Record summary
This is a predicted structure of a 348-nucleotide part of an RNA (small-subunit ribosomal RNA, central domain) from a Terriglobia bacterium. Its mean pLDDT, the model's own confidence on a scale to 100, is 89. It was read from a public genome assembly. Rfam family: Bacterial small subunit ribosomal RNA. The source organism's lineage runs through Bacteria, Pseudomonadati, Acidobacteriota and Terriglobia.
Context: one part of a larger RNA
RNA sequence: CUGGGCGUAAAGAGUGUGUAGGCGGUGCUCCAAGUCUGUUGUGAAAUCUCCCGGCUCAACUGGGAGGGUGCGGCGGAAACUGGAAUGCUAGAGUGUGGGAGAGGUAAGCGGAAUUCCUGGUGUAGCGGUGAAAUGCGUAGAUAUCAGGAGGAACACCUGUGGUGUAGACAGCUUACUGGACCACGACUGACGCUGAGACACGAAAGCGUGGGUAGCAAACAGGAUUAGAUACCCUGGUAGUCCACGCCCUAAACGAUGCAUACUUGGUGUGAGCGAUUCAUUUCGUUCGUGCCGGAGCUAACGCGUUAAGUAUGCCGCCUGGGGAGUACGGUCGCAAGGCUGAAACUC
Numbered sequence: 001c002u003g004g005g006c007g008u009a010a011a012g013a014g015u016g017u018g019u020a021g022g023c024g025g026u027g028c029u030c031c032a033a034g035u036c037u038g039u040u041g042u043g044a045a046a047u048c049u050c051c052c053g054g055c056u057c058a059a060c061u062g063g064g065a066g067g068g069u070g071c072g073g074c075g076g077a078a079a080c081u082g083g084a085a086u087g088c089u090a091g092a093g094u095g096u097g098g099g100a101g102a103g104g105u106a107a108g109c110g111g112a113a114u115u116c117c118u119g120g121u122g123u124a125g126c127g128g129u130g131a132a133a134u135g136c137g138u139a140g141a142u143a144u145c146a147g148g149a150g151g152a153a154c155a156c157c158u159g160u161g162g163u164g165u166a167g168a169c170a171g172c173u174u175a176c177u178g179g180a181c182c183a184c185g186a187c188u189g190a191c192g193c194u195g196a197g198a199c200a201c202g203a204a205a206g207c208g209u210g211g212g213u214a215g216c217a218a219a220c221a222g223g224a225u226u227a228g229a230u231a232c233c234c235u236g237g238u239a240g241u242c243c244a245c246g247c248c249c250u251a252a253a254c255g256a257u258g259c260a261u262a263c264u265u266g267g268u269g270u271g272a273g274c275g276a277u278u279c280a281u282u283u284c285g286u287u288c289g290u291g292c293c294g295g296a297g298c299u300a301a302c303g304c305g306u307u308a309a310g311u312a313u314g315c316c317g318c319c320u321g322g323g324g325a326g327u328a329c330g331g332u333c334g335c336a337a338g339g340c341u342g343a344a345a346c347u348c
Stems, first nucleotide, its partner, number of pairs: 004319003007302002012316001014201004021194003025088003029084003033081002035077008048066007091191001092188003095184004103177007110154001115149007125136002162169002206247006215241002220236004258315006266293011297304002321348003330341004
């Protein structure tokens, strides 16, 4: 050097776009860098192997022959890799025609409910709990009716349904806008895959400035419980939750399963299309997505099983006993909180 792994044992980066790099469909022609081959030069001596000799032997040593991964020159081969040129259409993309969707951004609108305010009816309780109390209420509460204000969230529909790269996305309407899918097979002609760095996005909490604040609710206060109760339960309640702009960049960011391509028995649901077929919104076929069950195979087992954890290839990321420790130090990013990178001594 080769050789092992990453669903749950250590290990897939939160997700994408993409630079360098690595890898790359198919025909023909040429080149000959890689590759293969012939020849030649070199590969000092000593060392190494073989043969012969010298010290009484051996070690040691003299002579001869061989070997020598390698490197250079010249000639040859052209399958494969590479390079050049020219084609192809199965990869990739474009076009035309369709239907689906909580995909994104902005504006406007709607009803139910909670709370508060005003007025009416009405009177002694309400609320809360395991039971209570704090709390609210004769200054008229709770309940009920009418009107008004304001904020937040959108019941039913709702579906192991849909969309999105991930985070995530749900009342309705309008405007702008991204992607996927199906059919046709018209066009381009390998334009592809992956992707160190880089860049962008990234739940919640948190931070800055300004607004907003109905409900909920860290902190906090009070009431209970208890040996205590800095809790669980109750009554209140501020940040926050909401909006705009700017940061933060983490997560059990999970399918704990990187991306792409090809191949490999089946059954049964469901979403979006298309083609046949039917009296039918029926049945069959087909493409893409999303589930369940299972075959071979795989797996330590559990299980996975055409949406692979099967069989292979390409590229990236990551792992190497537990603790110390995701700590210290340094660097870098951040307003801060802290993030990223990331040890050792020691110990078992």